[in-house]
Context: one part of a larger RNA
RNA sequence: UGACGGGGGCCCGCACAAGCGGUGGAGCAUGUGGUUUAAUUCGAAGCAACGCGAAGAACCUUACCUGGGCUUGAACCGCACUUGAAGAUCGCAGGGAUGUGAUUGGCCCUUCGGGGACAGGUGUAGAGGUGCUGCAUGGCUGUCGUCAGCUCGUGUCGUGAGAUGUUGGGUUAAGUCCCGCAACGAGCGCAACCCCUGCUUUUAGUUGCCAUCAGUUCGGCUGGGCACUCUAGAGGGACUGCCUGGGCAACCAGGAGGAAGGCGGGGAUGACGUCAAGUCCUCAUGGCCCUUAUGUCCAGGGCUACACACGUGCUACAAUGGGCGGUACAAAGUGACGCGAGACCGCGAGGUGGAGCAAAUCACAUAAAACCGUUCUCAGUCCGGAUUGGAGUCUGCAACUCGACUCCAUGAAGUUGGAAUCGCUAGUAAUCGAAGAUCAGCACGCUUCGGUGAAUACGUUCCCGGGCCUUGUACA
Numbered sequence: 001u002g003a004c005g006g007g008g009g010c011c012c013g014c015a016c017a018a019g020c021g022g023u024g025g026a027g028c029a030u031g032u033g034g035u036u037u038a039a040u041u042c043g044a045a046g047c048a049a050c051g052c053g054a055a056g057a058a059c060c061u062u063a064c065c066u067g068g069g070c071u072u073g074a075a076c077c078g079c080a081c082u083u084g085a086a087g088a089u090c091g092c093a094g095g096g097a098u099g100u101g102a103u104u105g106g107c108c109c110u111u112c113g114g115g116g117a118c119a120g121g122u123g124u125a126g127a128g129g130u131g132c133u134g135c136a137u138g139g140c141u142g143u144c145g146u147c148a149g150c151u152c153g154u155g156u157c158g159u160g161a162g163a164u165g166u167u168g169g170g171u172u173a174a175g176u177c178c179c180g181c182a183a184c185g186a187g188c189g190c191a192a193c194c195c196c197u198g199c200u201u202u203u204a205g206u207u208g209c210c211a212u213c214a215g216u217u218c219g220g221c222u223g224g225g226c227a228c229u230c231u232a233g234a235g236g237g238a239c240u241g242c243c244u245g246g247g248c249a250a251c252c253a254g255g256a257g258g259a260a261g262g263c264g265g266g267g268a269u270g271a272c273g274u275c276a277a278g279u280c281c282u283c284a285u286g287g288c289c290c291u292u293a294u295g296u297c298c299a300g301g302g303c304u305a306c307a308c309a310c311g312u313g314c315u316a317c318a319a320u321g322g323g324c325g326g327u328a329c330a331a332a333g334u335g336a337c338g339c340g341a342g343a344c345c346g347c348g349a350g351g352u353g354g355a356g357c358a359a360a361u362c363a364c365a366u367a368a369a370a371c372c373g374u375u376c377u378c379a380g381u382c383c384g385g386a387u388u389g390g391a392g393u394c395u396g397c398a399a400c401u402c403g404a405c406u407c408c409a410u411g412a413a414g415u416u417g418g419a420a421u422c423g424c425u426a427g428u429a430a431u432c433g434a435a436g437a438u439c440a441g442c443a444c445g446c447u448u449c450g451g452u453g454a455a456u457a458c459g460u461u462c463c464c465g466g467g468c469c470u471u472g473u474a475c476a
Base pairs, nucleotide, nucleotide: 001476002475003473004472005471007470008469009468010467011466012465013464015460016459019424020423021422022421023420026315027314028313029312030311031310032309033308034306035305042053043052064301065300066299067298068297069296070295078124079123080122081121082120083119084118087104088103089102090101091100092099093098107116108115109114128290129289131288132287133286137284138283139279140278141277142275144273149188150187151186152185153184154183155164156163157162168179169178170177194267195266196265197264199236200235201234202233203232204231205230208226213223214222215221239261242255243254244253245252246251317417321376322375323374324373325372326371333364334363335362338357339356343352344351345350383414388409389408390407391406392405393404394403430452431451432450433449434448435447436446
């Protein structure tokens, strides 16, 4: 100087408390451990591994296993020699890779010797490796933590390590600012500058409006018009600016006006560093290792196994509910190898068909919860839907291992969950649906979007994490 203390002081944070909803019990989904297996590829391991890499394992992916092939090789590239245009079609064997046969084709330049593009063979230089080492590395990432800290120059103090500044008194979300001070300044962080959202002005009108006028097959449908809504560009607006009180000041408490008030709400943004944290399987790369194999091609299997254990979720156990009928209101997206309307067929998944739309114009697309009416009357039920049988639909070369969905039948556990434990402070929790990425198909996961919309916070004694000062130490 740090680190640590079941030392002290001050102060924060859904850290506790106060509340609301869960997890832990059930069934299923998914990840992991374990076990099994020819293989169940590999990595991730307290927080910060475990719906994680994987934003999508039937083949492919695929790295694993079994079997069958190849050896200058599946891809790249140099040289020498040699053969043939390249390519296309068909047959046979085979699980395919591949092997073999037939037909066809006859390129460009030429001094007619040959040369060139492309393909095959031989030789060589060399390829290739998701093989090992993340404790050799770059890059990227997690975490403490969006915590308020981490440092430097000069000066001063100290033999020195180092200290001072950065401590102290206030204040703040903040090393934010003020006052003081052997310090005076400065840098990286904080804040602001960026984006979205809340109010408004203006510009613009193939979206919107009967607001106004006319027509109307009643639909902004048509003429017409940019007032409004909206869209998206440019501005305005909030600064403790004003008032009262406190205070030396910084600032704090209250008030006015205002759409918004003291950082308005949200996002992006992550200092010096810590964990030899993670990743050699994104990529790059040192070293080591393999080279008729640890490379490479193919078929099939596996990654989907199942006495069990754990994590994360979904659906429930019902009446604030289930069923049936009627009826209303979004936002944000996506669409040409695409989205696919109306119509018709099917109980349905879906099918036929194809209008329109490179989309503020058409489509996906009926939002759902809610509301109105009706039924059920507390039961393992008209709750719950697992499981299983049958029949189908769709995607795809192909749904046996191993897809999703539909219909009929079947109707399991489950009556609110032990010890323990998680999230959340407002348009939040809870709850309801919608879209997108990935994607042929496959979503209870992920990422966005809107609808409905709470309760509680006395307080900081305690648990956890953190910041500053101080103290002890046999620790570095």

Notes
Predicted 3D model of a 476-nucleotide part of an RNA (small-subunit ribosomal RNA, 3' major domain) from a metagenome. The prediction has a mean pLDDT of 85. Rfam family: Bacterial small subunit ribosomal RNA. Gene Ontology terms of the family: structural constituent of ribosome and ribosome. The full RNA is in RNAcentral, with records from SILVA.